Annotation: Large-subunit ribosomal RNA, domain IV from Siccirubricoccus deserti, 328 nucleotides, folded computationally.
Context: one part of a larger RNA
């Protein structure tokens, strides 16, 4: 010097991106316990106390016929240490927020999360030799199941909810017309022969699906506007004009895991807060199952803040063990 352990004056988070790391808390028994809540939880909430051993009092329980023997609780009273849940073992705790409801799974070996899955909810396909899939194929899986089944997909416990556009693209319905392939058809023509004939070219006109077209659908795929002007301060503009559009973004939420400007601005925290938290709307660019918008409880998630607690730090020292170092 490192590495793993111990202990430390005064402070006590000044440290750092961040309390990483350590500290602290820990058991049991009494008392006590908030907000919020889905009434079940929250909850070991938080918090306060008490514990060891002698000696005694009244109980209790099990075995015994009984004397009595084991083993628990009670109340008095005494002993002794620094220290009596004496070693080991063994929860720091609150509060505010965001995301997700949970319990689960995940990137074996740099991600455990806010990703995945959930249960709950749609939308769709299937009537059974069922859809869908695998195989070339017979099979075969769906199923020894039958629509309260089973296959695709989307959202993701619970509450409140879930707006407008069907122009494009999809999918679904459409006995009618229009185009439109092989195939049917065969006017007319062409080659070649004396000839019969062979050969060939071919116009009408019939002829599917698809496409056109005509309609349904958006918890399909998506999409959801400019510009001017107006109220008796001013300052907005319930209103009015235009112009687009298939509609022109409702409710609710909003500087947000979305906000560029931007440390908006105002409030709260702080002695001083690009982070926090509460409003605000001027939403560069939320917004309703690519769900909105709350939610108790749960989280080795993030994010702020306080209480405890410490060598994390002012600022470092001491011992301890093991390694490197010099030297033998």
């Nucleotide at each position: 010097c490192g590495a793993u352990g111990c202990u430390g004056a005064a402070g006590g988070a000044a440290c750092u991106a961040g309390g990483c790391a350590a500290a602290u808390u820990g058991c049991u028994c009494g008392c006590g316990u908030a907000a919020c809540u889905u009434c079940g939880g929250g909850a070991u909430a938080a918090g306060c106390g008490a514990g060891a051993c002698c000696c005694u009092u009244c109980u209790c329980u099990g075995c015994g016929c009984a004397a009595g023997c084991a083993g628990g609780g009670u109340g008095g009273g005494g002993u002794g240490a620094c220290a009596c849940a004496a070693a080991c073992c063994a929860g720091g705790g609150g509060g505010u927020g965001g995301c997700g409801a949970c319990u689960g799974u995940u990137u074996a070996g740099u991600a455990a999360a806010a990703a995945c899955a959930c249960a709950g909810g749609g939308c769709u396909c299937u009537g059974c030799g069922a859809a869908a899939u695998c195989g070339a194929g017979a099979g075969a899986u769906g199923a020894c199941g039958u629509a309260u089944a089973g296959g695709g997909u989307c959202u993701g416990a619970c509450g409140c909810c879930u707006g407008c556009c069907c122009g494009g693209u999809g999918c679904c319905g459409g006995a009618a017309g229009g185009u439109u392939a092989a195939a049917g058809g065969g006017a007319g023509g062409a080659g070649u022969g004396c000839a019969a004939g062979c050969u060939c070219c071919g116009a009408a006109c019939u002829g599917a699906a698809g496409c056109c077209c005509c309609g349904g659908u958006a918890a399909a795929c998506g999409g959801c506007g400019g510009c001017c002007g107006u109220a008796a301060c001013u300052a907005u503009a319930a209103c009015g004009g235009u112009c687009c559009u298939a509609a022109g973004g409702u409710a609710g939420c909003g500087a947000a895991a979305u906000u560029c400007c931007u440390u908006g601005u105002c409030g709260g925290g702080u002695a001083a807060g690009u982070u926090c938290c509460g409003a605000c709307c001027u939403g560069c660019a939320c917004g309703a199952a690519u769900g909105g918008c709350g939610u108790a409880a749960c989280g080795a998630c993030c994010u702020c803040c306080c209480c405890a607690c410490u060598g994390u730090c002012u600022c470092c020292a001491g011992c301890a063990u093991c390694g490197g170092c010099u030297c033998a």